[in-house]
Molecule: SAM riboswitch aptamer (S box leader)
Organism: Chitinophagaceae bacterium
């Protein structure tokens, strides 16, 4: 790389190097950006997947197996503008129409697993 299953409207920025570009990718929008994109590095922080305790139900009764709920934050991950910034398909609902909401997917991110 691929698969599986969850989860994505919360939330968390400061210094340095660097210098023009960035918001995955096409594509239409709308934004950040020289009062300094991107990358790199230090410190900080969020968060709670994994983890770690407790209660509770489960299944198995030998050690435990699984869910759910609460709290926690060493330790591995990840994250710190805007909804995964927003549409792209397909469908519902108000509309004459534009337009405007909802659902669902499809991509895509993360993480746990699997080969």
């Nucleotide at each position: 790389a691929a698969c599986u299953u969850a989860u994505c409207a919360a939330g968390a920025a400061a210094g340095g190097c660097a210098g023009a570009g960035g918001g995955a990718a096409u594509u239409g929008g709308c934004c950040c950006g020289a009062u300094g994109a991107a990358g790199c590095c230090u410190u900080g922080g969020c968060a709670a997947c994994c983890c770690a305790u407790a209660u509770c139900a489960u299944c198995a009764c030998u050690c435990g197996u699984u869910g759910a709920u609460a709290u926690g934050a060493a330790g591995g991950u990840g994250c710190c503008a805007a909804a995964u910034c927003c549409g792209a398909u397909c469908u519902c609902g108000u509309u004459c129409a534009a337009a405007c909401g909802g659902g669902a997917g499809a991509a895509g991110a993360u993480a746990a697993g699997u080969c």